[in-house]
Context: one part of a larger RNA
Molecule: small-subunit ribosomal RNA, 3' minor domain
Organism: Candidatus Fimivicinus sp.
RNA sequence: CACCGCCCGUCACACCAUGGGAGUUUGUAACACCCGAAGUCAGUAGUCUAACCGCAAGGAGGACGCUGCCGAAGGUGGGAUAAGCGACUGGGGUGAAGUCGUAACAAGGUAGCCGUAUCGGAAGGUGCGGCUGGAUCACCUCCUU
Numbered sequence: 001c002a003c004c005g006c007c008c009g010u011c012a013c014a015c016c017a018u019g020g021g022a023g024u025u026u027g028u029a030a031c032a033c034c035c036g037a038a039g040u041c042a043g044u045a046g047u048c049u050a051a052c053c054g055c056a057a058g059g060a061g062g063a064c065g066c067u068g069c070c071g072a073a074g075g076u077g078g079g080a081u082a083a084g085c086g087a088c089u090g091g092g093g094u095g096a097a098g099u100c101g102u103a104a105c106a107a108g109g110u111a112g113c114c115g116u117a118u119c120g121g122a123a124g125g126u127g128c129g130g131c132u133g134g135a136u137c138a139c140c141u142c143c144u145u
Stems, first nucleotide, its partner, number of pairs: 003108001005105001008101002011098001013095004018090003023085006031077004039070001041068004046064004052059002111132009
C1' cells in the first nucleotide's frame, strides 16, 4: 500500500492440547472376612528329665507335646484413589494464497449495540424491552470565547 480498504461466521484440509464416553488395563493405601508360619506370653490332663532337696519312693525346676491370645505371608470381597488405553462424540487453538455468503466498520447501503424469545447453511434475521458509544434537520437547556 488509505473502500479495488477492512472484516465476520459456517464448511473443507493439516497439526496441537483438551471435555464427555460403554468399558478396559496397571498401580497405591486402607477396610471386612477366611486361613495362619516363626516367635514371645498365658494355660496345661500327657511324655521325658544329669546337676537342687531326699536313704529311697518321690519332689522342685526344666524340656517336649497340646490348647489359647497376638501375629508375617497368602486367599476372598466390595468400595476409595492415581495413571494409561478407549469405538464414538463436543467444542477450542494454530496454520501466505481452499468453499459459501457479506454480518460489522461510512447513515456500511435495514443505524449500531445490550438482554431475551424464536427462526435460519453460516455470518445472521425477526419480535419485545433497554442504551447512544447514531448520521442528518429543527428546537430546547447548559458551558466556553